Large-subunit ribosomal RNA, domain IV from Gastrodia elata f. glauca, 338 nucleotides, folded computationally. The full RNA is in RNAcentral, with records from SILVA. The organism belongs to Gastrodia elata, within Eukaryota.

[in-house]
Context: one part of a larger RNA
RNA sequence: CUCUCUCUAAGAAACUCGGCAAAAUAGCCCUGUAACUUCGGGAUAAGGGGUGCCUCUUAAAUAAAAGAGGUCGCAGUGGCCAGGCCCGGGUGACUGUUUACCAAAAACACAGGUCUCCGCAAAGUCGUAAAGAACAUGUAUGGGGGCUGACGCCUGCCCAGUGCCGGAAGGUUAAAGAAGUUAGUAGUCUUGAUUUACAACAGGUAGCUGGCAACCUAAGCCCCGGUGAACGGCGACCGUAACUAUAAUGGUCCUAAGGUAGCGAAAUUCCUUGUCGGGUAAGUUCCGACCCGCACAAAUGGCUUAACGAUCUGGGAGCUGUCUCGAAGAGGGACUCG
Repeated sequence: CUCUCUCUAAGAAACUCGGCAAAAUAGCCCUGUAACUUCGGGAUAAGGGGUGCCUCUUAAAUAAAAGAGGUCGCAGUGGCCAGGCCCGGGUGACUGUUUACCAAAAACACAGGUCUCCGCAAAGUCGUAAAGAACAUGUAUGGGGGCUGACGCCUGCCCAGUGCCGGAAGGUUAAAGAAGUUAGUAGUCUUGAUUUACAACAGGUAGCUGGCAACCUAAGCCCCGGUGAACGGCGACCGUAACUAUAAUGGUCCUAAGGUAGCGAAAUUCCUUGUCGGGUAAGUUCCGACCCGCACAAAUGGCUUAACGAUCUGGGAGCUGUCUCGAAGAGGGACUCG
């Protein structure tokens, strides 16, 4: 010097991003216990007192209790073991789950809510377009999928766009079919001319092969409706009241409709350390308000909320070597010498 401990006058968080770490609290008995609350809790709330040993009494009779008296120590759960507490706020209801090896959380899940698909050879899923499997030896009070996330109070407006559902009059529209049209096709059939004849040449009906095609024709799309706990969206400018200011109110433009309730400088506020109030001697944090919401907002849920949390954040009393500011001691290592 380093590590692990012990103790420390006075002060007591002045340390620090932050009480990180340490100290403190602690068992059992008695007493006592607030706001709030979903009446279960909160609660071991908080706070206060007792605790050894000996004798006697009551009761009991292997344990444990109560009362009276006495006695020792600074100290009696004398060691070990063994909750620190209170008051606000954010967030998530809760118990749970998670990044094996830097993240345990406000993330995931959850009970509850709601939408949607599925009538059973079910839907959705796995599998080679299979057999088959699982769902399920289940049957709509069931099964699959999406979103939200206890409870409480609620969940506004917009269907123009996109999606989904329904509709079928009209437009458009595939393959297939098809009146027709066109092309090819005979050493052998047929016609013609040349030729004695064959061969060769020029045509041709039917058949066969190919091209085009009026017409006929489904879903889909266009179209017509519905649907937001479907994807999503939810204006601008100008004026106006008998101080001023402001605008209940009026006008204009645009839109599918122009943000309702509730909340609001917020886990969201740029300007911003907004302004006012509280707490402090002093507070960019915190709490309560205001509303000018750059850019909250209603199941991508909105707003409260008891209980809960190794959650985040502010304050307080207690406690302390965190600090003022260091000091001393014990042990291990390093180090020096051998």